[in-house]
About this RNA: This is a predicted structure of a 345-nucleotide RNA (Bacterial RNase P class A). It was read from a public genome assembly, where an Rfam model found it. The prediction has a mean pLDDT of 76. It matches the Rfam family "Bacterial RNase P class A". The family's RNA type in Rfam is ribozyme.
RNA sequence: UAAGUAGGAUAAAUGGUCGCGGCUGGCAGGCCGAAAGGUGCCAGACGAGGAAAGUCCGGGCUUCACAGGGCAGGAUGCCGGAUAACAUCCGGUGGAGGCGACUCCAAGGACAGUGCAACAGAAAUGAACCGCCGGCGCACGCCGGUAAGGGUGGAAGGGCAGUGUAAGAGACUACCGCCUUCCCGGUAACGGGAGGGGCAUAUGUAAACCCCAUCCGAAGCAAGACCGCAACGAAGCAUAUGGCUGCCCGUCAGCUUCAGGUAGGUCGCUUGAGCCUGCCGGCAACGGCAGGCCUAGAUAGAUGACCAUUCACGACAUAACCCGGCUUAUCGUCCUGCUUAUUGA
Repeated sequence: UAAGUAGGAUAAAUGGUCGCGGCUGGCAGGCCGAAAGGUGCCAGACGAGGAAAGUCCGGGCUUCACAGGGCAGGAUGCCGGAUAACAUCCGGUGGAGGCGACUCCAAGGACAGUGCAACAGAAAUGAACCGCCGGCGCACGCCGGUAAGGGUGGAAGGGCAGUGUAAGAGACUACCGCCUUCCCGGUAACGGGAGGGGCAUAUGUAAACCCCAUCCGAAGCAAGACCGCAACGAAGCAUAUGGCUGCCCGUCAGCUUCAGGUAGGUCGCUUGAGCCUGCCGGCAACGGCAGGCCUAGAUAGAUGACCAUUCACGACAUAACCCGGCUUAUCGUCCUGCUUAUUGA
């Protein structure tokens, strides 16, 4: 310098004017409302994101349910650790890709059982089409043996070499693979070594049913809690009230109290597994300690518009209970570690 790989930061800047949202203070015993509360003017500081998004996982919180156990259903699936928890993260193991930095993998079981596997092919699971060998026959053909060779296929019954044989075959032997026993190392996954079996364990597929192990109660802030004009309702009304009705009973109204919960309001609501800095422990995820900070909280839902100057001319996108993740979208710019190649010193 070129190509690559892993990670991080930022998300036009500065000033001014007007507007919007909640908060604090003031005008102030203003105005509206029965109340709760709402509202006008002035001043002040504050006011979206790295994904606020998809709503895909996990948790907090809330209401309901719940002795204990089981079935059904769902999720997860190498090992160790982190965490409130997870399908997340960190560190490893094994496998796959890359010269490499590095990346990717839901990675238990296919000797419990069932299902499925187009086309091709003789045959897709306990295989004889061609070939090879033997016999009959001696031309064609028929019977038998055979998985070494050919052909089909993604996959053909452990691989490969030899012995052996009529030709062949784990029939036998060495090495490799597989299964299994033991030893050594490692917390473990696993790695290394030694011995045995003799492959009828004989193809794939379990994000097919299924088996095994572990975990899981349901619904969600329109959750839910409180106050409360209304409706429906209950109780009371001595002297006394109105309608049906002249009187009694009854009933409808009326009044009082209770209950109820509509309209409306308050809370939940943002101080939290919080953020920043430093030190300590840990390879790391993360944890501990000390100091500092307060950073939207609406309920028809606020972030906008204009002006000036400058630049690299500005992407994806706008909170609605809150956190931890994952996934997806994104104009550009900058920074750091590492790899490979070439050249130079």